[in-house]
Molecule: Bacterial small signal recognition particle RNA
Organism: Caldilineae bacterium
RNA sequence: GUCAGGGUCCCGCGCGGCGGAAGCUCGUGAACCGCGUCAGGUCCGGAAGGAAGCAGCGCUAAGCGGUGUCUUUCGGGUGUCGCGGGGCAACCUUGGCCGA
Numbered sequence: 001g002u003c004a005g006g007g008u009c010c011c012g013c014g015c016g017g018c019g020g021a022a023g024c025u026c027g028u029g030a031a032c033c034g035c036g037u038c039a040g041g042u043c044c045g046g047a048a049g050g051a052a053g054c055a056g057c058g059c060u061a062a063g064c065g066g067u068g069u070c071u072u073u074c075g076g077g078u079g080u081c082g083c084g085g086g087g088c089a090a091c092c093u094u095g096g097c098c099g100a
Stems, first nucleotide, its partner, number of pairs: 001097008009086006015079002018075006024068001025066004034059004042051003
C1' cells in the first nucleotide's frame, strides 16, 4: 500500500436497569350541602307507640400523605447487552499478500 473480517455508525426487534404516572395497599379525610346508627332534647298521640333528627360514633367520596414484593403505561446521547438488516467517509483492531 492492498484485500478480507470485526468494532465504533444507522434502522428494527428483544432483554435488563434508571426515572415519571396510574392501579393495588396502609393511614388521614365531610360543622351543613354523603350514608348508617342516632344519647339528650323536639314533634304527633289519652296511651301504646311513631316521626323528624343535633352532638357523638362508624363507614366512606373527592383530596392529601407513607410504603413497595406485584400489574399496566410513558420516557432517555439508559447498557463494554443480544439478534437481524444496512453501511463503510473517518478511526481502531485481527489476519493474509506485496513493496521499501